Predicted 3D model of a 78-nucleotide RNA (c-di-GMP-I riboswitch aptamer) from a Deltaproteobacteria bacterium. The model forms 95% of the base pairs in the Rfam consensus.

RNA sequence: UCCCGACAAAGGCAAACCCGUCGUGAGGCGGGGGCGCAAAGCUAGAGGUCUCCGGGUGGAGAUAGCUCGGCUGCCGAA
Numbered sequence: 001u002c003c004c005g006a007c008a009a010a011g012g013c014a015a016a017c018c019c020g021u022c023g024u025g026a027g028g029c030g031g032g033g034g035c036g037c038a039a040a041g042c043u044a045g046a047g048g049u050c051u052c053c054g055g056g057u058g059g060a061g062a063u064a065g066c067u068c069g070g071c072u073g074c075c076g077a078a
Base pairs, nucleotide, nucleotide: 004076005075012037013036017032018031019030020029021028022027035065041071042070043069045068046067047066048063049062050061051060052059053058
C1' cells in the first nucleotide's frame, strides 16, 4: 500500500414517526427522534421500484437506507 472488518479506539451518519416547509406527486429540505449502518460519504452510468404526462411506441421526474458499478475516506486486531 492492497485485501479484509474486531466484544478495539476516536468519531460519524440517522430509519420509522412527529412538527414546519417546498412539490400535482413520488419525494426533498429544516427541527425533533433513533431503527439501524464499516462507507447509511459522493455519484442517477445500468437495472429495479415509485410518481406524473400520454391513445400508444414512449417522455419527464423520484429513489444512493433496493441491486450492480464509478470516485473518495477514519482506524488497524485476526
Overview: The coordinates come from a structure-prediction model, not an experiment, and the mean pLDDT is 89.